[in-house]
Context: one part of a larger RNA
Molecule: small-subunit ribosomal RNA, central domain
Organism: uncultured Eubacteriaceae bacterium
Parts: sequence; C1' cells; structure tokens
RNA sequence: CUGGGUGUAAAGGGAGCGUAGAUGGCGAUGCAAGCCUGGAGUGAAAGCCCGGGGCCCAACCCCGGCCGUGCUCUGGGAACUGCAUGGCUGGAGUGCAGGAGGGGUAGGGGGAAUCCCUGGUGUAGCGGUGAAAUGCGUAGAUAUCAGGGGGAACACCGGCGGCGAAGGCGCCCUACUGGACUGCAACUGACAUUGAGGCUCGAAAGCGUGGGGAGCAAACAGGAUUAGAUACCCUGGUAGUCCACGCCGUAAACGAUGAUUACUAGGUGUCGGCGGGCAGCGCCCGCCGGUGCCGCAGCAAACGCACUAAGUAAUCCACCUGGGGAGUACGCCCGCAAGGGUGAAACUC
Repeated sequence: CUGGGUGUAAAGGGAGCGUAGAUGGCGAUGCAAGCCUGGAGUGAAAGCCCGGGGCCCAACCCCGGCCGUGCUCUGGGAACUGCAUGGCUGGAGUGCAGGAGGGGUAGGGGGAAUCCCUGGUGUAGCGGUGAAAUGCGUAGAUAUCAGGGGGAACACCGGCGGCGAAGGCGCCCUACUGGACUGCAACUGACAUUGAGGCUCGAAAGCGUGGGGAGCAAACAGGAUUAGAUACCCUGGUAGUCCACGCCGUAAACGAUGAUUACUAGGUGUCGGCGGGCAGCGCCCGCCGGUGCCGCAGCAAACGCACUAAGUAAUCCACCUGGGGAGUACGCCCGCAAGGGUGAAACUC
C1' cells in the first nucleotide's frame, strides 16, 4: 500500500462544540480542469515479442517489423465530477401558537430521623453477637417527656416513568437560563454531514486555601474469631464525605455497540404532543417524537441483533494486527503533588 475488521475474540475516542480537510439536494445556462474521442509530434540505441539470417546446433550476433500503458501540442463532445452565473424547496435553519420534564445556576423555606446539650419522670442495667467481650452506666445510663443546637440526606409518590451530549439530575417555592417535542407552513434558500489538530465539559477518589463536621467511615486502636487473622464480626475512631474558590482529567466514563442520512414484515406496553370518531367526565382509530418487550427477512462463530440493527447502503472521524514484557522504560507535553497523555525495544513462549 492492498485487503479484512472493531457488542462478547485485538479494536469506538468519556462527551460536546467546532477549525482545516473530506463528502454533499433539485432544475437551467455557460466553461472544459478531471473525463471520453480523433489527429500530430515524441517515446534514442540495445533489450522484450514476432519474422528472417550468420557461426555445424545453442548460447551469442546481424537485419526487418511490432510494441512502447507515458508526455507534449491540437480538432471535437458535455452525461458525470469540478468551476462560474442565475433559480427552486423537499435537507437545514428561523418565525408564530402550545403543552411536558429530578436539564442547569443562584437565593429562600420545610418536616421526619440520627447525634449532642439543658431540665423533668425513673432505676439497674444498656449495648452488641453465632456466642461473647471491649464499650457505656449509681458522677444516674438505657427507656420516656419537654425545650434548645447543629450538620447532612430528602421516606411514601417512584414506575425496564422523565430530563440531559456525556458525566449525571429527585422535599417545596422564587428568579435567571439551555435543550427537545407537537401543530401551523409565514420567512431564509443548501446555509448541510463529519471533523485531524484545538477549545470546553467531565462520577468517585485525590490535592491547595479557608470554612463546616450530625451520621457514616479508609487509616488507626481495642474486643472477638483463628494454628495465625496485619481480614470477614463487634466497640470506638481520624482524614474524607458537606460548602466556597482553584486544581486533577481518570473509570466496567458500558448499550463493553462513534456520528449523520436513507431504505427494509409485523405484534404489544408506556411517556409527550396532535388530528378524527362515539351512545362521551371514558373509550376507539390514526399521525409525529421518545422509551421498553416479543418477533420475520437478513446478519452472526455462536450467544444473540432485528425500524432504538449487530440488516441493506452512503459520507466522515477514531481504533485493531499473537500472548507476555507493558500501558512499563526513555524522550517530550501537562500537573502543586498524586499522577495523567503520548508510547517502544531487547528478551521470551
């Protein structure tokens, strides 16, 4: 390079926005770079191939012919690609009218529960386990009642239900704000798709500074268990978990399935919107968008997927090429650090 692949065998980037690039809807007209066709020049000789000849043959040599995918010039063609001009509305976007939603940010509010403090009642246990013990308690615990404080999380509703690009999002109210969907078809007129680099977002843990700290709880301590027990169980308990600002940039970041578009039997549930119908406070039929299950063709090594494809096609990006060594070393970039990104080889099977 060609070819084959990426749900589970190696392989989809964690996600989005977007630059270059690549690719790109329907008519019309022109140009002729790509493209098609004709002609001319060139394409040295030798060699290859074909015919003939000379050394006895052959190798070798000589003569003739053909070929020479290419390049240059030139006449013509205009379907396709391209370029230019001028149009179109189906892609895309805008507008108007609506309803749905734990989408985001900030502020305010609420109740249940745990814990702590104060006071009352009350007395000998409580707690914990397989059984115990450590622990707590006559300095009055546990239990119970009243009052107060503080922090964190929001039971039921709750649902293979909703929203978000992903990470993720769940008490109530307010303000600001993003997106999707449905209906209408008024406007723009290809404005599109993808996207190397780049930029932004990105669970948990971790880091810096300052707060906060109820419960839980790495580390740690004690009690058990055990041959031992640096564990599982129990009693405690610090970082942390929470807030603000700034870093980190990873994950089984998973649907282990990149994005977009078109096409390809059905059945059944559910969420949002709309149209129509009826004997109408509930049903039925249909359309669009989302989300599940079952299933045909097809695909698949099988499992399975199957209009939410892993089917049939197209465009663009990313990635794979035996196991170990190794996501390591070196170099470089990023980071306060922890470390992250890029990413080998020797050797070995």